[in-house]
RNA sequence: UUCUUAUCAAGAGCGGCGGAGGGACUGGCCCGUUGAAGCCCGGCAACCGGUAGACCACACGGUGCUAAAUCCAGCAGAGCAAACAGGCUCUGAAAGAUAAGAA
Numbered sequence: 001u002u003c004u005u006a007u008c009a010a011g012a013g014c015g016g017c018g019g020a021g022g023g024a025c026u027g028g029c030c031c032g033u034u035g036a037a038g039c040c041c042g043g044c045a046a047c048c049g050g051u052a053g054a055c056c057a058c059a060c061g062g063u064g065c066u067a068a069a070u071c072c073a074g075c076a077g078a079g080c081a082a083a084c085a086g087g088c089u090c091u092g093a094a095a096g097a098u099a100a101g102a103a
Stems, first nucleotide, its partner, number of pairs: 001103008013041001015040003021031003025074004042066003047062003050058002070095001075092006
């Protein structure tokens, strides 16, 4: 990097350093000097391992996560609305993220 499977509406700081950006991409819409990214500490969760063990626990190890539903939409279908245009709702894909496995 690619493939497979599972999950993605819950949860998590009034801390320290840091100093301007961030929310994948595009379009929106947001967050940010009342302090962004990043790092540390704290916390959440329980995918893998471990222990315990019978269906459910612990949180020791490996990851992960810690604004907003994966922030919303981006493709297709159905329904609604509608003079046109702009729209609304639902479902499924796609894309993305994370874990575990494979090449």
Molecule: SAM riboswitch aptamer (S box leader)
Organism: Neobacillus rhizophilus